[in-house]
Context: one part of a larger RNA
Molecule: large-subunit ribosomal RNA, domain VI
Organism: Rikenellaceae bacterium
RNA sequence: CGUUGGAAAUUUGAGGGGUCCUGACCUUAGUACGAGAGGACCGGGUUGGACGAACCUCUGGUGUAUCGGUUGUGCCGCCAGGUGCAGUGCCGAGUAGCCAUGUUCGGACAGGAUAAGCGCUGAAAGCAUCUAAGCGCGAAGCCAUCCCCAAGAUAAGUCUUCCCUUGAGGGGCGUAGGAGACUACUACGUUGAUAGGCCACAGGUGUAAAGGCAGCAAUGUCAAAGCCGAGUGGUACUAAUUACCCAUGAA
Numbered sequence: 001c002g003u004u005g006g007a008a009a010u011u012u013g014a015g016g017g018g019u020c021c022u023g024a025c026c027u028u029a030g031u032a033c034g035a036g037a038g039g040a041c042c043g044g045g046u047u048g049g050a051c052g053a054a055c056c057u058c059u060g061g062u063g064u065a066u067c068g069g070u071u072g073u074g075c076c077g078c079c080a081g082g083u084g085c086a087g088u089g090c091c092g093a094g095u096a097g098c099c100a101u102g103u104u105c106g107g108a109c110a111g112g113a114u115a116a117g118c119g120c121u122g123a124a125a126g127c128a129u130c131u132a133a134g135c136g137c138g139a140a141g142c143c144a145u146c147c148c149c150a151a152g153a154u155a156a157g158u159c160u161u162c163c164c165u166u167g168a169g170g171g172g173c174g175u176a177g178g179a180g181a182c183u184a185c186u187a188c189g190u191u192g193a194u195a196g197g198c199c200a201c202a203g204g205u206g207u208a209a210a211g212g213c214a215g216c217a218a219u220g221u222c223a224a225a226g227c228c229g230a231g232u233g234g235u236a237c238u239a240a241u242u243a244c245c246c247a248u249g250a251a
Base pairs, nucleotide, nucleotide: 001152005163006162007161008160011157015149016148017147018146021049022048023047024046025045026044027043033038051106052105053104054103055102059100060099061098062097066093067092068091069090070089071086072085073084074083075082076081111143112142117137118136119135120134169246170245171244173189174188175187176186177185194239195238196237197235198234199233200232201231203228204227205226211222212221213220214219
């Protein structure tokens, strides 16, 4: 831009893509078969491997905006306490998110037409012959089944609801993230919980500073303290203001 007003929601599936793997064990059964040695088809069940998808409850990884320990040095006049730099200075942990080595699930069942192959009936050719007419079985392969995309399928489909020139709707703008290179998408814009702040909680770290007390002191204790990014719930304190642009097709 089109689909011949606009919006939201529903759906069909032309067509396309993906998947398609496999072992061992138990049982049937030491049965059929076989002199024995050995040893099944068919069927039923259990448990793995590799691969794939989704996810983060568990186990772990990361987690340079979280907490703590600590070295050297500069600075905050000094002490104490902090802070800058040194690969995040180094080290110990670690929320969310993202991950796998973690968790869950998947390949199925049943079907159609067939290949090689195996057959039935059966002539040409009084026989025989799976084939010439006709009919049947038969594969991890083919078509469907399963999963995903899908009406630009221009033949542009279907169903439902709502709205409009008293202008429906769209765009732009702003606050953002389950989205993201940009765009797009999604949520929200005061009739508001969209983000920040604040409050509470979860969770992390591991018991702050100052002061009191005990001790000559180091230190201990009052104290599961103090601090805290992304998590959950709440709360209009701050910012989403007002305005603007496009759009007139049927009745």